[in-house]
Molecule: Bacterial RNase P class A
Organism: Thermotogaceae bacterium
C1' cells in the first nucleotide's frame, strides 16, 4: 500500500421570503361552548415513523381451579417481559479477525416411495465365499441397490468368514476428578443399537380473551317509558331536584369531551420558493404509548481487530 472482520455516530449545510399544524399572547365576534383575526429567535417525523414479527404498559370482559390448546428450547445470567442482549459449550466454515448451526431417536408409536436379498427385527442373501458328487449346509470379505446398508482402517485367524482377536480411530455405559450449569478430562468394559420429533409424542419452562373503533364522562330532538314521586345510598337518617302536562325526571341516540403524548390531529398540518457552498442528497413519512427484531438505504466520518505485501 492491499484485501478483510467486528462496532459506533450522522442521513445535506447556511440564510432569506411566503405557508401550514400546535403552544401562547393580543383583538373582535358570540349562542358564552367556542369562532375568527394577528403576533411571536416558543414548537413541529425517523434511524429505520415500515413490516405488524416478538414482549409489556393502559383498557373492558371473565368468580376460581383444572383440562384441551398455543408458544419458547444447548447452559447461565441479565430484564416489567421478550423469541431481545451478555457471557459460556459443543459442532461447523475460514491461514486468521470472525461468521453459521442448536432438547430428547437407547420411553413409546408411525413413516422411510422408487430400486433393493434387507430400511430397523440381536434382520437379511441376488451375485458371490467355502463345503459336497448332489441335496444341503456353513459364511457376509468383495460386488450390486438406495439419500441413507447395521462402526471405519490394517493387521492376526479361518473351510470360507465374522469385534471371532489385536492396534489405532469414530461413538456408547459405567466409575473417578473438574465446572453452578451446558460440557470437560482419565480409566475401565468389544458394549457398537440407522434417519425424520416441521408426524405424533417425551422433557423443562412460560401464556386467560379481544384490543385505543380498547374504553370513559357530558348528552339534545323526536318516540317510549314514569310523575307526588326522583337522585345519591347496600339499607336507615340525612342532603339534593321537584308541583300538574305549555311542566318536571331517569336511560339511550345525534352530536360534544377525555383517553391522547416535550410533534400530534379527524377541516388529519409537518411544504414551497430564491441565493451560496460541498462530497449533489438514498430509503421512505408518525395516529395510543414503550422495550426489542427484521427489513429497505445515496453516500461521510470515527473506534477496534486480522491477514497479505513494502519501507526503516
Nucleotide at each position: 500500500g492491499g484485501a478483510g472482520a467486528g462496532g459506533g455516530a450522522c442521513g445535506g449545510g447556511u440564510g432569506g421570503u411566503c405557508g401550514c399544524g400546535g403552544g401562547c399572547g393580543c383583538a373582535c365576534a358570540c349562542a358564552c361552548g367556542u369562532g375568527u383575526g394577528u403576533g411571536u429567535u416558543c414548537u413541529g417525523a425517523g434511524g429505520a415513523a415500515a413490516g405488524u414479527c416478538c414482549g409489556g404498559a393502559c383498557u373492558c370482559c371473565g368468580a376460581g381451579g383444572g383440562c384441551a390448546g398455543g408458544g419458547u428450547g444447548c447452559c447461565g445470567g441479565g430484564u416489567a417481559a421478550c423469541a431481545c442482549c451478555c457471557g459460556g459449550a459443543g459442532g461447523g466454515a475460514g491461514c486468521g479477525a470472525u461468521c453459521c448451526c442448536u432438547g430428547g431417536a437407547a420411553a413409546g408409536g408411525g413413516c422411510c416411495a422408487u430400486a433393493g436379498a434387507g430400511a430397523a427385527g440381536a434382520a437379511g442373501a441376488c451375485c458371490g465365499c467355502c463345503u459336497g458328487a448332489g441335496a444341503g449346509g456353513g459364511c457376509a470379505a468383495g460386488g450390486g441397490u438406495g439419500g441413507a446398508a447395521c462402526g471405519g482402517u490394517g493387521g492376526g485367524g479361518u473351510a470360507a468368514g465374522a469385534g471371532c482377536c489385536c492396534a489405532c480411530c469414530a461413538g456408547g455405559a459405567u466409575c473417578g476428578g473438574g465446572g453452578u450449569a451446558a460440557c470437560c478430562c482419565g480409566a475401565u468394559c468389544g458394549c457398537u443399537u440407522g434417519g425424520c420429533a416441521a408426524c405424533c409424542c417425551c422433557c423443562a419452562c412460560c401464556c386467560g380473551g379481544a384490543g385505543c373503533a380498547a374504553g370513559g364522562c357530558c348528552g339534545a330532538g323526536c318516540a317510549g317509558g314514569g310523575g307526588a314521586g326522583g337522585g345519591u345510598g347496600g339499607c336507615c337518617c340525612g342532603c339534593c331536584c321537584g308541583a300538574a302536562u305549555c311542566c318536571c325526571c331517569g336511560g339511550g341516540u345525534a352530536g360534544g369531551c377525555c383517553g391522547c403524548a416535550c410533534a400530534g390531529a379527524u377541516u388529519g398540518a409537518u411544504g414551497a420558493c430564491c441565493a451560496c457552498c460541498c462530497a449533489c442528497g438514498a430509503c421512505a413519512g408518525a395516529a395510543u404509548c414503550c422495550g426489542g427484531c427484521u427489513u429497505a438505504c445515496a453516500g461521510u466520518c470515527c473506534c477496534u481487530c486480522u491477514c497479505c505485501u513494502u519501507u526503516u